[in-house]
RNA sequence: GCCACCUUAGCUCAGUUGGUAGAGCAUCCCCUUCGUAAGGGGAGGGUCCCCGGUUCAAGCCCGGGAGGUGGCU
Numbered sequence: 001g002c003c004a005c006c007u008u009a010g011c012u013c014a015g016u017u018g019g020u021a022g023a024g025c026a027u028c029c030c031c032u033u034c035g036u037a038a039g040g041g042g043a044g045g046g047u048c049c050c051c052g053g054u055u056c057a058a059g060c061c062c063g064g065g066a067g068g069u070g071g072c073u
Stems, first nucleotide, its partner, number of pairs: 001072007010025004019056001027043005049065005
């Protein structure tokens, strides 16, 4: 220098066909127990990496940029 993939909650990751942003773990509250562990219920937590475009509508499509991983030279 070129190519591919990845970037979404504190962490690990879903999100198929453009139409209300989710799960598990963690945190907090409650239930259960003499107590602990385990178990059950609930709550909070988001600039969907950034900028622009398309569209009535973008996490998703298009262009550019940034960061990361791998490969080639």